[in-house]
RNA sequence: UUGGACCUCGGGGAGAGUGUCGGGGGGCUCCAGCAGUGCUGCAGCCCGCUCGAUCGCCGAAGGGGCAAGCCGGUCGACCGGCGAAACUCUCAGGCACCCAGGACUCGAGGAGCAGC
Numbered sequence: 001u002u003g004g005a006c007c008u009c010g011g012g013g014a015g016a017g018u019g020u021c022g023g024g025g026g027g028c029u030c031c032a033g034c035a036g037u038g039c040u041g042c043a044g045c046c047c048g049c050u051c052g053a054u055c056g057c058c059g060a061a062g063g064g065g066c067a068a069g070c071c072g073g074u075c076g077a078c079c080g081g082c083g084a085a086a087c088u089c090u091c092a093g094g095c096a097c098c099c100a101g102g103a104c105u106c107g108a109g110g111a112g113c114a115g116c
Stems, first nucleotide, its partner, number of pairs: 001115003006110007017055001019054006025047005031041004056095003062091001063089003069082005
């Protein structure tokens, strides 16, 4: 001085349901009863409040799959192996806001490796 990785701290950082049904909870309204402005009971309406089920959807933690190419069997067909991703699958995870997570990226610092 160059290169590719590692650790710590801070910053940036997307996507996808206000789905449906049921239970619970909360608010409002009406009626009735008792009591004195509150309580209880029935009914209706509302609520991305919560739990469960179910349908739909997202991909940028993680995870799975494969191309070109290379190697081998065997010269070829063919077979096998290695082989990437932000592609693909969606297991996991996620789907208002907030919080959390977040590939990737920027800054500061640290400790090392290799080349010149």
Model confidence (mean pLDDT): 85 of 100. Glycine riboswitch aptamer from a bacterium, 116 nucleotides, folded computationally. Of the family's consensus pairs, 90% are formed in the model.